[in-house]
Transfer RNA from an Archaeoglobales archaeon, 73 nucleotides, folded computationally. It matches the Rfam family "tRNA". Rfam describes the family as follows. Transfer RNA (tRNA) molecules are approximately 80 nucleotides in length. Rfam classes the family as a transfer RNA. Model confidence (mean pLDDT): 84 of 100. RNAcentral records the identical sequence in 2 taxa.
RNA sequence: GGGCCCGUAGGGUAGGAGGACAUCCUCGGGGGCUUCGGACCCCCGGACCCGGGUUCAAAUCCCGGCGGGUCCG
Repeated sequence: GGGCCCGUAGGGUAGGAGGACAUCCUCGGGGGCUUCGGACCCCCGGACCCGGGUUCAAAUCCCGGCGGGUCCG
C1' cells in the first nucleotide's frame, strides 16, 4: 500500500430485508422483601465512531474519513 470483517449505554451483546418507547445481561439510583445483608421482585437512568449523500423518514442504504482485527505484498 491492497483485500475482507468489525465499530451500538461505564463493560458485554442482539437488531443491520428503512418507519416499534433500539434488545438483553451487567452497572448506577430508588422501592419491596429481610432482624441486617445477600439472593429474589418492581420502577427509573444511560448508547448507534465522525462527516456528507439518498429518502417523507437512516443504527440500517451509498460515499469519504478515523480506529481495531485479519490476510496478502